The RNA shown here (small-subunit ribosomal RNA) has 1478 nucleotides and comes from a metagenome.
[in-house]
RNA sequence: AGAGUUUGAUCCUGGCUCAGAUUGAACGCUGGCGGCAUGCCUUACACAUGCAAGUCGAACGGUAACAGGUUAAGCUGACGAGUGGCGAACGGGUGAGUAAUGUAUCGGAACGUGCCCAGUCGUGGGGGAUAACUACUCGAAAGAGUGGCUAAUACCGCAUGAGACCUGAGGGUGAAAGCGGGGGAUCGCAAGACCUCGCGCGAUUGGAGCGGCCGAUAUCAGAUUAGCUAGUUGGCGGGGUAGAAGCCCACCAAGGCGACGAUCUGUAGCUGGUCUGAGAGGGCGACCAGCCACACUGGGACUGAGACACGGCCCAGACUCCUACGGGAGGCAGCAGUGGGGAAUUUUGGACAAUGGACGAAAGUCUGAUCCAGCCAUGCCGCGUGCGGGAAGAAGGCCUUCGGGUUGUAAACCGCUUUUGUCAGGGAAGAAACGACGUCCUCUAAUACAGGGUGUUAAUGACGGUACCUGAAGAAUAAGCACCGGCUAACUACGUGCCAGCAGCCGCGGUAAUACAGAGGUCUCAACCGUUGUUCGGAUUCAUUGGGCGUAAAGGGUGCGUAGGCGGUCGCGCAAGUCGGAUGUGAAAUCUUAGGGCUCAACCCUGAAACUGCAUUCGAUACUGCGUGGCUUGAGUACUGGAGAGGAGACUGGAAUUUACGGUGUAGCAGUGAAAUGCGUAGAUAUCGUAAGGAAGACCAGUGGCGAAGGCGAGUCUCUGGACAGUUACUGACGCUGAGGCACGAAGGCCAGGGGAGCAAACGGGAUUAGAUACCCCGGUAGUCCUGGCAGUAAACGGUGUACGUUUGGUGUAGGCGGAUUCGACCCCGCCUGUGCCGGAGCUAACGCGUUAAACGUACCGCCUGGGAAGUACGGUCGCAAGAUUAAAACUCAAAGAAAUUGACGGGGGCCCGCACAAGCGGUGGAGUAUGUGGCUUAAUUCGAUCCACGCGAAGAACCUUACCAGGGUUUGACAUGUAUCUCUAAGUCGGUGAAAGCCGGCGAGUUGUAGCAAUACAACGAUUUACACAGGUGCUGCAUGGCUGUCGUCAGCUCGUGUCGUGAGAUGUUGGGUUAAGUCCCGCAACGAGCGCAACCCUUACGUCCUGUUGCCACUCCUUAAUUGGAAGCACUCUGGACGGACUGCCCUGUGAAACGGGGAGGAAGGUGAGGAUGACGUCAAGUCAGCAUGGCCCUUACACCCUGGGCUGCACACGUACUACAAUGCUCAGUACAAUAUGAGCCGAAACCGCGAGGUGGAGGAAAUCGAUAAAACUGAGCCCAAUUCGGAUCGCAGGCUGCAACUCGCCUGCGUGAAGCCGGAAUCGCUAGUAAUGCCGUAUCAGCUACGACGGCGUGAAUACGUUCCCGGGCCUUGUACACACCGCCCGUCACAUCAUGGGAGUCGUUUGCACCCGAAGUACACCAAUGGUGUCCUACGGUAUGAGCGGUAACUGGGAUGAAGUCGAAACAAGGUA
Repeated sequence: AGAGUUUGAUCCUGGCUCAGAUUGAACGCUGGCGGCAUGCCUUACACAUGCAAGUCGAACGGUAACAGGUUAAGCUGACGAGUGGCGAACGGGUGAGUAAUGUAUCGGAACGUGCCCAGUCGUGGGGGAUAACUACUCGAAAGAGUGGCUAAUACCGCAUGAGACCUGAGGGUGAAAGCGGGGGAUCGCAAGACCUCGCGCGAUUGGAGCGGCCGAUAUCAGAUUAGCUAGUUGGCGGGGUAGAAGCCCACCAAGGCGACGAUCUGUAGCUGGUCUGAGAGGGCGACCAGCCACACUGGGACUGAGACACGGCCCAGACUCCUACGGGAGGCAGCAGUGGGGAAUUUUGGACAAUGGACGAAAGUCUGAUCCAGCCAUGCCGCGUGCGGGAAGAAGGCCUUCGGGUUGUAAACCGCUUUUGUCAGGGAAGAAACGACGUCCUCUAAUACAGGGUGUUAAUGACGGUACCUGAAGAAUAAGCACCGGCUAACUACGUGCCAGCAGCCGCGGUAAUACAGAGGUCUCAACCGUUGUUCGGAUUCAUUGGGCGUAAAGGGUGCGUAGGCGGUCGCGCAAGUCGGAUGUGAAAUCUUAGGGCUCAACCCUGAAACUGCAUUCGAUACUGCGUGGCUUGAGUACUGGAGAGGAGACUGGAAUUUACGGUGUAGCAGUGAAAUGCGUAGAUAUCGUAAGGAAGACCAGUGGCGAAGGCGAGUCUCUGGACAGUUACUGACGCUGAGGCACGAAGGCCAGGGGAGCAAACGGGAUUAGAUACCCCGGUAGUCCUGGCAGUAAACGGUGUACGUUUGGUGUAGGCGGAUUCGACCCCGCCUGUGCCGGAGCUAACGCGUUAAACGUACCGCCUGGGAAGUACGGUCGCAAGAUUAAAACUCAAAGAAAUUGACGGGGGCCCGCACAAGCGGUGGAGUAUGUGGCUUAAUUCGAUCCACGCGAAGAACCUUACCAGGGUUUGACAUGUAUCUCUAAGUCGGUGAAAGCCGGCGAGUUGUAGCAAUACAACGAUUUACACAGGUGCUGCAUGGCUGUCGUCAGCUCGUGUCGUGAGAUGUUGGGUUAAGUCCCGCAACGAGCGCAACCCUUACGUCCUGUUGCCACUCCUUAAUUGGAAGCACUCUGGACGGACUGCCCUGUGAAACGGGGAGGAAGGUGAGGAUGACGUCAAGUCAGCAUGGCCCUUACACCCUGGGCUGCACACGUACUACAAUGCUCAGUACAAUAUGAGCCGAAACCGCGAGGUGGAGGAAAUCGAUAAAACUGAGCCCAAUUCGGAUCGCAGGCUGCAACUCGCCUGCGUGAAGCCGGAAUCGCUAGUAAUGCCGUAUCAGCUACGACGGCGUGAAUACGUUCCCGGGCCUUGUACACACCGCCCGUCACAUCAUGGGAGUCGUUUGCACCCGAAGUACACCAAUGGUGUCCUACGGUAUGAGCGGUAACUGGGAUGAAGUCGAAACAAGGUA
């Protein structure tokens, strides 16, 4: 210090989320030790039991119990109960109440004060009682009563009065208590007197500390709480108190508080501090410390120095307990502990040893304060769980590309150490006072006593045999939790398959999940680690520090103006703000810091600093303020002048629409995309004339004018507001802004009364449409107009609050003035005021703004804080109503949004191209057949392919193919490699069985090498058997892939480097002007270059030259023939197939011309890429293919593999695609006669000849081919047919044949004869083609035994028509525009309805709670009054209780309203493009 998340990407706005710290925590898993801390946050719920406040015999009478003891005496030590004193108001707990009767800080005056300190004066002399005790009585108990005895430091007088208080200044009032120690002289029988010391007592003065009271300032939220208050505010007089005071009372006055937030409501103890934060702030107020409040709930007083009293009293209430039923007792928010509540919080421990407190002269007693211990990883801090060596990198686990990697020096193993733990031994500090003894000093007559100082010294430890120290043995006793997609450090395999699950946000999971689960491994932290909750931070996301408001949320519709805020210039004074100094205070602890102590640390101790504050005082006087005196520039006034749809009222005029009347006139008018409704023969429309009435103001007219805004437009008159310019004079800061308030405020709406021509919600009709409650048309009422009132809102917009100042320019326009010039004026120059455009700096997220700021500053107001719910609900205010205004929450989402960018899209625009349309020619769609597909059927009809599938994969399904089905079989397999093993046979052949495959059985060679004479042995090869590794899969996934392919599209595009521009995505280049088939070329240009595409290079074809010369050619020459028939010779020509040439806008003219280029022409075989082909940029479609092949993963393994037979892929109500053949005369049939090219042939092509009507058969010359093999057809010539379902057409069917093949039944092709269907040119719609093209004719080839080929791929022949043109359809390219689209229009997206869930409003009511007012009753108790007076009665006030009636809040409710969310629901199609009616 930031990060993730809106988008295809960007920048901004903006929310959500995370990383940090924190905690009185809780939960999950785990857990060795120690130190120091903390530990009911919830029910201020209820409490069993024990303890938590007593003490004093040196105040008193005494002696019940204990001990001692005698002289038998409470005599002594002591002491129960009692009288009396002090304490019990502290200490300890809790936070219910309390928003000020509190707290914090700083002040103040009218007070009190036990114990303590200092001073002064006293402490004289009397009296009467009463507990205890005793005797009796009542009661269950608690307790109570009567008689009798007695003491005091208990109680009451008298005396005295320094001081105190009162006073009429003379005077008056009121006090005390003794107890203990010691003793020389004197007195006394004694006690003692007396003296003295100490303590105590009374009065009083002062102090300290403590307490009471008052004030100022500060102290949470809500205005959907705006008015509150009658003892209320003040006065006078009383009362009362310790004391000021309406604290209380009588009377008088009518005040007091409040927008600087009264009152009311909700919440809350306050502070030092604590957590967080850079700070400013924000949250909190456990532990520790200060203050306050409370003590079962409410009220009350008593005692006392102090209480309205936690372990006191009285009363009322609720609850609990005891009871003999008559009555009594109680209060853990003290320490432990129990129940309950809760996610959750400890022992019914030890000790007064220390510190502190009460009492006491003291010893001492008491002390759940306190000090310790116990429990809990609750927190903080510290330590440990070993250290060193150790590679065969062991085993095991996991992964693997099978090589290895990793766990991992980790382990084992070797050596060492011993913190901690265990055992044994030693063993603290915390303890020094008081006391005792000695000594010095003070008091004193005193060496007593007592007090103070000092020295010595006994005793005293809960914790605890604890801390600590020493020794022994021994690695021995000790590691987990979470995480590993990004944020965020850390990755693999398996399982799962949108399931199970995860998740803080984004998001993972639908068969290859680093995100789920377990595992291996890694990483973080570590006796803990995670989760959940809290708070701050990050969040500058409430912005004082430190934000904004044109479009993201946000300027009030506009003005006037109150309070408030702010305010020109020059003096003087004051010193409130401001600044400086000093003083006081700001408790301690905490924080910071310097030292020190526990082995360190946490922790503790000592000091310093700090506590940013408040108060007092002194000073300064620049600025602000206040007072005062001036000034004129801000503001205003007077005067002069012109401009204007500024406002209000009255009047007037013309054009037009409509209507009425009259004339002319005849059949239509009107309306629309097209129509219809409507009007019209009862005379419309049209046209002329007259009249009526209402509304609105053409042209002028202008980003012109005026007005605060809304708004204002014919003319004249009257009244009236404002601005502007000019010149002088005057006032003298009079100003700016403006919460509330007041006024104005378009259209529409409401009320009342008029008016009503046109227009026109609603409504009616006609159309459109699937529907059409709309858009269009015909009508038409409110309304629109006027008068008076209400309403108070608009995209009331410049989406830009008002005022003032400052800051480069250019150019229009409106009003006024000046200058120069002119005879005069215009043009021209300048100033002020308004209103526009363009633009600089600057600003802005960008767009843009830019002297009329969105720049730079000042003042004031309004408003915003994620989207939705919602400008809604409830409440209030206003309104006749409609409604307006003010204005939430629950719940829900992780976005919503602004600007700009690139694309895509548009029923947006511009330019351009293409057989895209148009112009033509021929088809398809109708028929029959062929073929493919869908569908249906089936045991199976194998599979894939849907613009880019459909005569496609398939260049050939009878078996095979074949993947499908049925049946029969095989299991290391039909096929490959290897190991081990068995055997010698294999190939081949025979038999049985069988549909075949198969199964069973028989026969049936071995070869080579080494050793050896040989037999033979071993090894290799080949084959076999068995077993194991493995084979095999057309099984799945084309959405895991490679490769290949289709499509956009042979469209002209797609990019890069450097530079430049932009915050950036990106842009520029590539846009623009021309041109092209072309991002082709030229010019221009912040671009300059380059790449992939285009073009060219390649092939074929068209021309020529050269070469070549057989199998081709064959003119000339020769021979020959019936023949240009054949041969020889020849290589000219044709031709074969190789190399060159040729064409490049090269030349001429012309046009725009700057060029590119275009038009025309010449030459040329060919002319402007000559024609055709091959060639397919970046990419798109998760396009196609796992069934061509390859391949990851998954799956099957006596089967999803393999073999075989048969069947199926050919199945047929139907639908579609592609073709063929036709429907005929440009034809058909018959006869005759011509002219090709590409190709192909050895298991092949096959001649002649012969046979057959023919398919074909016989045959076998020739040919591995320019050598041999094939009738080209259309055409042309002639003949027939004569418009007819025919001499067209050939389907279908019958019969007879041929060929191939193991085999043509399912299911082949061909032939002959016979049969002779539909069909007479084809609806909507739709396809191809621009020249050697379409159309038409025939030929060849691959596959192949044969064939469904009418298909596919090629070849040659014959050979057209048309293109004006680019409006339209389709597709595409470029530029531009809009966009809410980016899965990109097959997009996005809205509302009703239906279903489910959730929260919420209303709701007849109902339940609860808080509270106001009025009234009734009225305990205890203070005060007062009265009485028969130790008491009783009454009065005032009053708690509780009650009655009646309001108000606020909360819960709940039949029913009901909208809202939100949800996978696919229904209906429409409102928005986004001109979204199809902006």
Its mean pLDDT, the model's own confidence on a scale to 100, is 84. Rfam family: Bacterial small subunit ribosomal RNA. Its family is annotated with structural constituent of ribosome and ribosome in the Gene Ontology.